[in-house]
A computed fold for a 71-nucleotide RNA from a Patescibacteria group bacterium, annotated as transfer RNA.
It matches the Rfam family "tRNA". Rfam describes the family as follows. Transfer RNA (tRNA) molecules are approximately 80 nucleotides in length.
It was read from a public genome assembly.
Lineage of the source: Bacteria > Bacteria candidate phyla.
RNA sequence: GCGGGCAUGGUUAAGUGGUAUAAUACGUCCUUGCCAAGGAUGAGUCCGGGGUUCGAUUCCCCGUGCCCGCA
Numbered sequence: 001g002c003g004g005g006c007a008u009g010g011u012u013a014a015g016u017g018g019u020a021u022a023a024u025a026c027g028u029c030c031u032u033g034c035c036a037a038g039g040a041u042g043a044g045u046c047c048g049g050g051g052u053u054c055g056a057u058u059c060c061c062c063g064u065g066c067c068c069g070c071a
Stems, first nucleotide, its partner, number of pairs: 001070007010024004018054001026042005047063005
């Protein structure tokens, strides 16, 4: 330099044009003599910019970062 893949709450992942989900962690409460475990509840996310569309996390383009291959 060229090609491919990935980017989603703090972390790990699912999702796939129509209000974004789970696990874990975190806050509050219940349970307990205390801790742990368990239960209830809450807050918190689509890498950035542009395009297509009635509507984009999803499709397209560019950029950024990471990984892989080729040279």